[in-house]
RNA sequence: CGCCGCGGGAGAGCGUCGCCAUCAGGCGCCCACCGAAGGAGCAAGCCUCCCCGCCAAUCUCUCAGGUACAGCUACCGCGCCGG
Numbered sequence: 001c002g003c004c005g006c007g008g009g010a011g012a013g014c015g016u017c018g019c020c021a022u023c024a025g026g027c028g029c030c031c032a033c034c035g036a037a038g039g040a041g042c043a044a045g046c047c048u049c050c051c052c053g054c055c056a057a058u059c060u061c062u063c064a065g066g067u068a069c070a071g072c073u074a075c076c077g078c079g080c081c082g083g
Stems, first nucleotide, its partner, number of pairs: 001082002004079005013031001015030001017028004032067003038063001039061003045054002
């Protein structure tokens, strides 16, 4: 540094309409919103005569994802294994 396991872990409409229905719910359009799966962009700085290039995020974008419960989550802790 990475994989796996366990634990912690936020945000935002239980939205309207229509259809299906096994009556749990699912699908599609439409707006409204969130940023912490993933993705993309940029600073200082490095290099260069210059241009180009390299370059982080919890910042920015909202493509994707998400907005009752559930689940998943960046990030944190513990343990095992590998380099």
Overview
This is a predicted structure of an 83-nucleotide RNA (Glycine riboswitch aptamer) from Microbacterium indicum. The sequence is in RNAcentral, with records from MGnify. The source organism's lineage runs through Bacteria, Actinomycetota, Micrococcales, Microbacteriaceae and Microbacterium. The prediction has a mean pLDDT of 78. Its Rfam family is "Glycine riboswitch aptamer". Rfam describes the family as follows. This family represents the bacterial glycine riboswitch.